[in-house]
RNA sequence: GACUCAUCCAGAGCGGCCCGAGGGACCUGGCCCGACGACGGCCCACCAACCUGCCCGACCGGCAAGGUGGCAACGCCAGGCGAUGAGGU
Numbered sequence: 001g002a003c004u005c006a007u008c009c010a011g012a013g014c015g016g017c018c019c020g021a022g023g024g025a026c027c028u029g030g031c032c033c034g035a036c037g038a039c040g041g042c043c044c045a046c047c048a049a050c051c052u053g054c055c056c057g058a059c060c061g062g063c064a065a066g067g068u069g070g071c072a073a074c075g076c077c078a079g080g081c082g083a084u085g086a087g088g089u
Base pairs, nucleotide, nucleotide: 001089003087004086005085006084007083008082013044015043016042017041018040022033023032024031026080027079028078029077030076046070047069050067051066052064053063054062055061075081
């Protein structure tokens, strides 16, 4: 990377440091965020519970949070499409 399955209108920072002009994946059309510092990086906190561990006779149940993931707006919206997890060759 091909393929399969599941999820994507819930939830989560008035935090610290660095950076400095773009950013919201990409295309088209919108709509937003941003020098009152966005986006991004590191740390801490937090959210969730796919995998995992434990409990239970068992479960589509409960607890924990080790591996991922997430933390403006429904994946920002519409169409195309894409993202994440677990398998799998």